A computed fold for a 323-nucleotide part of an RNA from Dictyostelium purpureum, annotated as large-subunit ribosomal RNA, domain IV.

[in-house]
Context: one part of a larger RNA
């Protein structure tokens, strides 16, 4: 110099991206406990108070061991005497939840997930692996199976079928080989052989006509208007399949932006409430609000500390240099 422990005045988060790390709380036993809720919970909420030892008395205990409770005695600095053993309140956001996940840089806000919805399957089922035989699905049968999407309960879940998919659709249009064989050439005296070949005729898919968005997915423009001035409930054109409903909104989404007003702080670009001009929100690519949960993200408050002002001390180790 460092590593591991510990201890520190007076300050206490001043530190840092950020209370990371450490400290601090911590065990029984009685009291007492809010918001807010699905009425279970929140909760060990929070806040407090006792706690040794001995004697005596009651209680439990079939007897004993013992345990509890009251009374009183009595010792410390200090009785959970060492060691082990929750810090705690509040706001938002995201996932309901337990639970699973990058063996070895990631545990989450990703999967799952109970519930929802929607498509396929009538059994020799769909679906899957397999060249096949066969197997799985299942020794199951639509209250079953596969698939896809959403993600717990609540309140909801608007409008578009033009476009792209997928379902149906006994006309019809167009067509592929096959069929057809008018007609034409080659060659040969003939008979032949042979080459191209026009109507015709012809399946599904395709064109055609519906459905269908908890299917892929989409949800405008410009203009003029009210007795201050702004705002436009009102109108007027163009466009289009349809013009974004209820919500929610500078959000995990807002460039501009540290938007503007509140509230918190002496001071805040972060965090809460609002406002709507929503570059570029929006309804199972689910919207919104929310109890319980959370080694999640993010604000503030207490409490406590060597994070720090500003750094010292001590214990044992390791390394370096001097003797």
């Nucleotide at each position: 110099u460092g590593a591991u422990a510990u201890u520190g005045a007076a300050g206490g988060a001043a530190c840092u991206c950020g209370g990371c790390a450490a400290a601090a709380u911590g065990a029984c036993u009685c009291u007492g406990u809010a918001a807010c809720u699905g009425c279970g919970g929140g909760a060990g909420a929070a806040a407090g108070a006792g706690u040794g030892u001995c004697u005596u008395u009651a209680a439990u205990g079939u007897u004993g061991a013992a345990u509890u409770a009251a009374a009183g005695a009595u010792c410390a600095u200090a009785g959970a005497a060492a060691a082990g053993a929750g810090g705690g309140a509040g706001g938002a956001g995201c996932g309901g939840c337990u639970g699973u996940u990058u063996a070895u840089u990631a545990a989450a806000a990703a999967c799952a997930c109970a519930g929802g919805a929607u498509u396929c399957u009538g059994c020799a089922a769909a679906a899957u692996g397999g060249c096949a035989a066969c197997a799985u699905g299942a020794u199951g049968u639509a209250u079953a199976g596969g698939a896809u999407c959403u993600g717990c309960g609540a309140u909801c879940u608007g409008c578009c079928c033009a476009g792209u998919g997928c379902u149906g659709g006994a006309a019809g249009a167009g067509u592929a080989a096959c069929a057809g064989g008018a007609g034409a050439g080659a060659u040969g005296c003939a008979a032949g052989u042979u080459u191209c070949g026009a109507a015709u005729a012809g399946a599904a898919u395709u064109c055609c006509c519906a459905g269908u968005a908890a299917a892929c997915g989409g949800c405008g423009g410009c203009u003029g208007u009210a007795a201050c001035u702004a705002u436009g409930a009102c109108g007027g054109u163009c466009c289009u399949a349809a013009g974004g409903u209820a919500g929610c909104g500078a959000a995990a989404u807002u460039c501009c932006u540290u938007g503007u007003c509140g509230a918190g702080u002496a001071a805040u670009u972060u965090u809460c409430g609002a406002c709507g001009u929503g570059c570029a929100u929006g309804a199972a690519u689910g919207a919104u609000a929310u109890a319980a949960c959370g080694a999640c993200u993010u604000c503030u408050c207490u409490a406590c500390u060597g994070u720090c002002u500003c750094c010292a001390g001590u214990a044992u180790c390791a390394c370096u240099u001097c003797a």
The RNAcentral record of the full RNA draws on ENA.